[in-house]
RNA sequence: GCACCGGUAGCUCAACCGGAUAGAGUAUCUGGCUACGGACCAGAAGGUUAGAGGUUCGACUCCUCUCCGGUGCG
Numbered sequence: 001g002c003a004c005c006g007g008u009a010g011c012u013c014a015a016c017c018g019g020a021u022a023g024a025g026u027a028u029c030u031g032g033c034u035a036c037g038g039a040c041c042a043g044a045a046g047g048u049u050a051g052a053g054g055u056u057c058g059a060c061u062c063c064u065c066u067c068c069g070g071u072g073c074g
Base pairs, nucleotide, nucleotide: 001073002072003071004070005069006068007067010026011025012024013023019057028044029043030042031041032040050066051065052064053063054062
């Protein structure tokens, strides 16, 4: 340099061929339970979906460019 795969909550990952308020686990916080803590139970908070532009009534999803990471080739 070229090709392919990936980037979504602090972390690990979902989201079916474009459809309605983007979810789960874990961590954090609050409450319950407990002699106290852990575990367990209930709840809460946490997201410009890497960035920009485009297509569309509608984009995490499709197209283009850029950035970052990984793999292969040279």

Annotation
Predicted 3D model of a 74-nucleotide RNA (transfer RNA) from Chlamydiae bacterium RIFCSPHIGHO2_12_FULL_27_8. The sequence is in RNAcentral, with records from ENA. Its Rfam family is "tRNA". Its family is annotated with triplet codon-amino acid adaptor activity in the Gene Ontology. It is annotated as a transfer RNA. Its mean pLDDT, the model's own confidence on a scale to 100, is 81.